[in-house]
Context: one part of a larger RNA
RNA sequence: UGACGGGGGCCCGCACAAGCGGUGGAGCAUGUGGUUUAAUUCGACGCAACGCGAAGAACCUUACCAGCUCUUGACAUAUCUAUCGCGGAUUUUGGAGACAGAAUCCUUCAGUUCGGCUGGAUAGAAUACAGGUGCUGCAUGGCUGUCGUCAGCUCGUGUCGUGAGAUGUUGGGUUAAGUCCCGCAACGAGCGCAACCCUCACCUCUAGUUGCCAUCGGGUUAUGCCGGGCACUUUAGAGGAACUGCCGGUGACAAGCCGGAGGAAGGUGGGGAUGACGUCAAGUCCUCAUGGCCCUUACGGGCUGGGCUACACACGUACUACAAUGGCGGUGACAAUGGGUUGCAACCUCGCGAUGAGAAGCUAAUCCCCAAAAACCGUCUCAGUUCGGAUUGGAGUCUGCAACUCGACUCCAUGAAGUUGGAAUCGCUAGUAAUCGUGGAUCAGCAUGCCACGGUGAAUACGUUCCCGGGCCUUGUACA
Numbered sequence: 001u002g003a004c005g006g007g008g009g010c011c012c013g014c015a016c017a018a019g020c021g022g023u024g025g026a027g028c029a030u031g032u033g034g035u036u037u038a039a040u041u042c043g044a045c046g047c048a049a050c051g052c053g054a055a056g057a058a059c060c061u062u063a064c065c066a067g068c069u070c071u072u073g074a075c076a077u078a079u080c081u082a083u084c085g086c087g088g089a090u091u092u093u094g095g096a097g098a099c100a101g102a103a104u105c106c107u108u109c110a111g112u113u114c115g116g117c118u119g120g121a122u123a124g125a126a127u128a129c130a131g132g133u134g135c136u137g138c139a140u141g142g143c144u145g146u147c148g149u150c151a152g153c154u155c156g157u158g159u160c161g162u163g164a165g166a167u168g169u170u171g172g173g174u175u176a177a178g179u180c181c182c183g184c185a186a187c188g189a190g191c192g193c194a195a196c197c198c199u200c201a202c203c204u205c206u207a208g209u210u211g212c213c214a215u216c217g218g219g220u221u222a223u224g225c226c227g228g229g230c231a232c233u234u235u236a237g238a239g240g241a242a243c244u245g246c247c248g249g250u251g252a253c254a255a256g257c258c259g260g261a262g263g264a265a266g267g268u269g270g271g272g273a274u275g276a277c278g279u280c281a282a283g284u285c286c287u288c289a290u291g292g293c294c295c296u297u298a299c300g301g302g303c304u305g306g307g308c309u310a311c312a313c314a315c316g317u318a319c320u321a322c323a324a325u326g327g328c329g330g331u332g333a334c335a336a337u338g339g340g341u342u343g344c345a346a347c348c349u350c351g352c353g354a355u356g357a358g359a360a361g362c363u364a365a366u367c368c369c370c371a372a373a374a375a376c377c378g379u380c381u382c383a384g385u386u387c388g389g390a391u392u393g394g395a396g397u398c399u400g401c402a403a404c405u406c407g408a409c410u411c412c413a414u415g416a417a418g419u420u421g422g423a424a425u426c427g428c429u430a431g432u433a434a435u436c437g438u439g440g441a442u443c444a445g446c447a448u449g450c451c452a453c454g455g456u457g458a459a460u461a462c463g464u465u466c467c468c469g470g471g472c473c474u475u476g477u478a479c480a
Stems, first nucleotide, its partner, number of pairs: 001480002003477003007474007015464002019428005026320002029317005034311002042053002064306007073129001077128002079125006087106008109119003131295002134293003140289002142284003145280001147278001152191006158167003171182003197272004202240007211230003216227003243266001246260005322421001326380006338369003343362002347358001349356001387418001392413007434456007
């Protein structure tokens, strides 16, 4: 100087408390451990691994296993030789396929000094080499997590100290903040904080189609449907607006704090992006790059089939429930974000339905995807039930070369556990929790996951004694 203390002081955080809803019990989904297996590919392991890499394992993916098969190789560059097209489509033989072979058809490279001269492509040969998701994240770059959006981390000069170092950065107030003020052997500065950026909330201007419809006219059973208009809504560009600016109190005549006015918004207005010096030899050699080591007729390449989907069990994270604040049936309520031509599909129609057959419109503010909870009416009356939907049998639909291992969905039948969950434990302070549906990425198909969007919409916070984490000062130490 740090680190540590079941030392002290001050302060903060959904840290506790006050509340609301969960997890832990059930069924199922998913990840992990374990076990099993020919293989169940690999990585991630307290917080900060475990719906994580994976924004989507039937084949492919795929790295794993079994079998079959290739050896200058699926891919790159160089040398030599040969050819001038290469390539594509259809049929066909052997084979599980990779692969090997046959037939037909389409096509008949570019430049040119007309020399196989240049370029390009293909085939063959040999060698340099290719190739490796093989090892080492404790050799590395890059990227990322975490403490933590915590308020800290440092430097120059000066001063003090033999020196390590100290001072500044401590102190008194204050703040979300090393934020600001005052004081001070310090005076200044840098990286952080804040602001500058995006978005939401208010207003003005500009613009008016694909959007809108107040006024005027026309038309209809009805509808911005038409003429017309750009006022409103809205869209998207430019501005304004909030600064403790004003008033009162308080404070040290300060910084600030408390209350009030006006205002769409008030003291950081809400949200986002933004992550200092560093810590954890944290994570990643399987994104990529890369040193070293290793393999080179195989630890490389291709293919078929299987596996990653196993199942006595244990754990994590979700979903659905256990019901009446509910279930079921009926009745023309109301969104936003997004997406759409290999696509979204209105409408009509067959079907109980998943869907199928037609098909308008839309390369989209034009057309389409497109709500549910809520509300109203009726019924059920506390039951393992008209709750719950697992499981199983049967019949189907769709995608796809192909749903057996191993897809999703529909209908009929079946109707399991479950009556609110032990010890323990998690999230959340407002348009939040809770609850309801919707969209998107990935994607042929497959979502209870992830990322976003809107609808309905609470309770509680006395307070900082305690638990956890963190910041500053101080003290002790046989620790570095």
Predicted 3D model of a 480-nucleotide part of an RNA (small-subunit ribosomal RNA, 3' major domain) from an uncultured prokaryote.